[in-house]
RNA sequence: GCCGGCUUGGCGGAACAGGCAGACGCACGGGACUUAAAAUCCCGCGGGUGGCGACACUCGUACCGGUUCGAUUCCGGUAGCCGGCA
Numbered sequence: 001g002c003c004g005g006c007u008u009g010g011c012g013g014a015a016c017a018g019g020c021a022g023a024c025g026c027a028c029g030g031g032a033c034u035u036a037a038a039a040u041c042c043c044g045c046g047g048g049u050g051g052c053g054a055c056a057c058u059c060g061u062a063c064c065g066g067u068u069c070g071a072u073u074c075c076g077g078u079a080g081c082c083g084g085c086a
Stems, first nucleotide, its partner, number of pairs: 001085007010026003019069001028044005046059005062078005
């Protein structure tokens, strides 16, 4: 240099003939149980803004564009990582 693959919450990792993004697990927070803890069980758990609060709105799939009513998914470019060829 050429070719192919991958990139999603703090971590792993789902969602694909384009239709509610964050399933499930780990970690973390709150609660129950316990003399106390571990284990177990229940609930919560992306960012921002508004609100005392319950909650509401909005943005978010490496980054920048495109197609589309609608994109994690399709197309182009960029970056990083992995593999192959030279």
Predicted 3D model of an 86-nucleotide RNA (transfer RNA) from an uncultured Lachnospiraceae bacterium. Its Rfam family is "tRNA". It is annotated as a transfer RNA. The coordinates come from a structure-prediction model, not an experiment, and the mean pLDDT is 81.